[in-house]
RNA sequence: AAUCUGUUUCAGGGCGAGGUGUAAUUCCUCACCGGCGGUAUAGUCCGCGACUGCGACCUUUUAUUUUGAAAAGGGAGCACUGAUUAGGUGAAAUUCCUAAACCGACGGUAUAGUCCGGAUGGGAGAAACAAGGU
Repeated sequence: AAUCUGUUUCAGGGCGAGGUGUAAUUCCUCACCGGCGGUAUAGUCCGCGACUGCGACCUUUUAUUUUGAAAAGGGAGCACUGAUUAGGUGAAAUUCCUAAACCGACGGUAUAGUCCGGAUGGGAGAAACAAGGU
C1' cells in the first nucleotide's frame, strides 16, 4: 500500500415576483434546484441508489387439523426506471467555456421537481477507527 471482517459517524437541493380565480408555492409568465460511483470536472453518457409493482424465503402471533389457513413484520431476487444538442478549446470533454434546449416516483390538495405525507424510514456510497491474514 492492497484486500477481508467488524464498529461508529455522515450521506438531497429548490417557489421569490406578477397574473387569473371563491379557492392554486399545484394553472399562466418569469424565477429556482440537481443523490452516489466511473470517465477530462456530467441532472441529460455508462452503471447504481431511491420510488412503484411482484416476490422465493424467513420470523412472530392466532385459529385449527391437512399434505394446510389468516394476520403482522422482514425480505434475496425480478420487473419498472425521465431528460441534449450546436459551436469553441484541447492529446483527451454529450463532463470545461459560449449559446439554446430538455427532464424530474407515489399519496394529499385547484392540476405540485420546489408545499404537506409515508420518512425520527430506507439507501448507492463516503470517511474514520480496531483486529487478523497475505